[in-house]
RNA sequence: GCCUUCAUAGCUCAGUGGUAGAGCGCGCCACUCGUAAUGGUGAGGUCUGUCGUUCAAUCCGGCAUGGAGGCA
Numbered sequence: 001g002c003c004u005u006c007a008u009a010g011c012u013c014a015g016u017g018g019u020a021g022a023g024c025g026c027g028c029c030a031c032u033c034g035u036a037a038u039g040g041u042g043a044g045g046u047c048u049g050u051c052g053u054u055c056a057a058u059c060c061g062g063c064a065u066g067g068a069g070g071c072a
Stems, first nucleotide, its partner, number of pairs: 001071007010024004018055001026042005048064005
C1' cells in the first nucleotide's frame, strides 16, 4: 500500500428495510429469623461518525475513525 472482517445497553452478543432484544450486571419488591439462592418488576441504547439511496435505514451504498486478520 491492497484485500477481508468487526463497531448495537455497564459487559458478552442476537437481530433485521417499517422508530431494537437476550444473558450477566444494576435498582426495587416478594420469599426467609437473616443471608444466599429463586421468582416478579423496572431503569439503562441519537445501533461509531458523516453523506447518499428509499415513503421509511441499526439494516443497502460511498467516505472517515477505531479494532482484528491476511497478502506483498